[in-house]
Context: one part of a larger RNA
RNA sequence: UGACGGGGGCCCGCACAAGCGGUGGAGCAUGUGGUUUAAUUCGACGCAACGCGAAGAACCUUACCUGGGCUCGAACGGCUUCUGACGGUCUGUGGAAACACGGGCGUUCCCGCAAGGGACAGGAGUCGAGGUGCUGCAUGGCUGUCGUCAGCUCGUGUCGUGAGAUGUUGGGUUAAGUCCCGCAACGAGCGCAACCCUUGUCCUGUGUUGCAACCCUUCGGGGGCACUCUCAGGAGACCGCCAGCGAUAAGCUGGAGGAAGGUGGGGAUGACGUCAAGUCAUCAUGGCCUUUAUGUCCAGGGCUACACACGUGCUACAAUGGGCGGUACAAACCGGUGCAAACCCGCGAGGGGGAGCAAAUCGGAAAAAACCGUUCUCAGUUCGGAUUGCAGGCUGCAACUCGCCUGCAUGAAGCUGGAAUCGCUAGUAAUGGUAUAUCAGAACGAUACCGUGAAUACGUUCCCGGGCAUUGCACU
Numbered sequence: 001u002g003a004c005g006g007g008g009g010c011c012c013g014c015a016c017a018a019g020c021g022g023u024g025g026a027g028c029a030u031g032u033g034g035u036u037u038a039a040u041u042c043g044a045c046g047c048a049a050c051g052c053g054a055a056g057a058a059c060c061u062u063a064c065c066u067g068g069g070c071u072c073g074a075a076c077g078g079c080u081u082c083u084g085a086c087g088g089u090c091u092g093u094g095g096a097a098a099c100a101c102g103g104g105c106g107u108u109c110c111c112g113c114a115a116g117g118g119a120c121a122g123g124a125g126u127c128g129a130g131g132u133g134c135u136g137c138a139u140g141g142c143u144g145u146c147g148u149c150a151g152c153u154c155g156u157g158u159c160g161u162g163a164g165a166u167g168u169u170g171g172g173u174u175a176a177g178u179c180c181c182g183c184a185a186c187g188a189g190c191g192c193a194a195c196c197c198u199u200g201u202c203c204u205g206u207g208u209u210g211c212a213a214c215c216c217u218u219c220g221g222g223g224g225c226a227c228u229c230u231c232a233g234g235a236g237a238c239c240g241c242c243a244g245c246g247a248u249a250a251g252c253u254g255g256a257g258g259a260a261g262g263u264g265g266g267g268a269u270g271a272c273g274u275c276a277a278g279u280c281a282u283c284a285u286g287g288c289c290u291u292u293a294u295g296u297c298c299a300g301g302g303c304u305a306c307a308c309a310c311g312u313g314c315u316a317c318a319a320u321g322g323g324c325g326g327u328a329c330a331a332a333c334c335g336g337u338g339c340a341a342a343c344c345c346g347c348g349a350g351g352g353g354g355a356g357c358a359a360a361u362c363g364g365a366a367a368a369a370a371c372c373g374u375u376c377u378c379a380g381u382u383c384g385g386a387u388u389g390c391a392g393g394c395u396g397c398a399a400c401u402c403g404c405c406u407g408c409a410u411g412a413a414g415c416u417g418g419a420a421u422c423g424c425u426a427g428u429a430a431u432g433g434u435a436u437a438u439c440a441g442a443a444c445g446a447u448a449c450c451g452u453g454a455a456u457a458c459g460u461u462c463c464c465g466g467g468c469a470u471u472g473c474a475c476u
Base pairs, nucleotide, nucleotide: 002475004472005471007470009468010467011466012465013464015460016459019424020423021422022421023420026315027314028313029312030311031310032309033308034306035305042053043052064301065300066299067298068297069296070295076128077127078126079125080124081123082122083121084120088105089104090103091102092101093100094099109118110117111116130290131289133288134287135286139284140283141279142278143277144275146273151190152189153188154187155186156185157166158165159164170181171180172179196267197266198265199264201235202234203233204232205231207229210225211224214223215222216221238261241255242254243253244252245251317417321376322375323374324373325372326371327370333364334363335362338357339356343352344351345350383414388409389408390407391406392405393404394403430452431451432450433449434448435447436446
């Protein structure tokens, strides 16, 4: 100087408290540990591993296992040598395929008279190749975390023998090292804030594919851009105005006006550094190891196992509910190997069909909770839907291991969950549906979107994390 303290002081944060809803009990989904296995590929392990890498394992993926093949090799470069244009197409035998050994058809590159040379391809040889092999404690890059916390430093000066101090401390104030005042300091940098995007109000412009009040109409349509909306440009909020408090400051409290008030809401943005944090399996890369194998090709299997344990979710245990019928109201997104309407068939999943649409035009598309009516009457039930049987549908070369969906039948546990523990302060929690990426198919996950829409915060004693100055110190 730091770090630390079950030292004291000041301050902050869904940190506690006040509330609301969960998890922990059940069934299932998913990840992990363990066990098993020929293999159950690898990584991630307190917060900050465990619906994580994986925005999607039937084959492929795939790295694992078993078996069968190849060895200049699945891809690429250089050199030597031999052969041939290369490519195409048909086909035999063995085989699970890969592959191995063969046959047929047809074509015959450029320069050069030729010898030969060149491009391309194949065979042999060689130097490289290849490696998801090891080391993230050799590394780059990227990322998590403390933490969107308010801090971290420098130049000159001054003080100190020096390490260092000062500035950055103090009095106020702020979300903030934010600002004001004071001060041996005066300035500056990286952070804060602002500049950026989005949302909330208005104005101007714009007017199709959007809108639709008004006018005309031969009822086909024609005028229209007011309103909604679209996307461009502006305006608007600054403690600007008023009052009080404050030190006459910074600012704080209240008020007016206003769509919005004191950072309006949300996002992007992450200082110096910490954890030898994570990643050699995105990629790159030093070193080491391997080279008829730790490379590579193929078939099948495995990653999907199952006494058990944990994490994260979904569905419930019901009447604020379940069933049936009817009636409304979104936003955002996607569509050419695509989205697919009407109509027909099927109880349904789905099938047929193929209008329209590179889409403010057409389609996905039905929003669902809600509301209205009706039924059930507290029961393991008309709750709940696991499990299993049968019959089907779809994708795909192929659903046995191991996909999703439908119908009929079956109808398990479960009556609100111990100790403990999590999220959330407003259009939030809770709850309802919609879309997308990945994707042939395969979400209860993820990422977005809108609908309905609360309760509570006295307060900072305590728990956790953090900031500032101070004190002690067996540490540096």
Background:
The part of an RNA shown here (small-subunit ribosomal RNA, 3' major domain) has 476 nucleotides and comes from an uncultured bacterium. The coordinates come from a structure-prediction model, not an experiment, and the mean pLDDT is 85.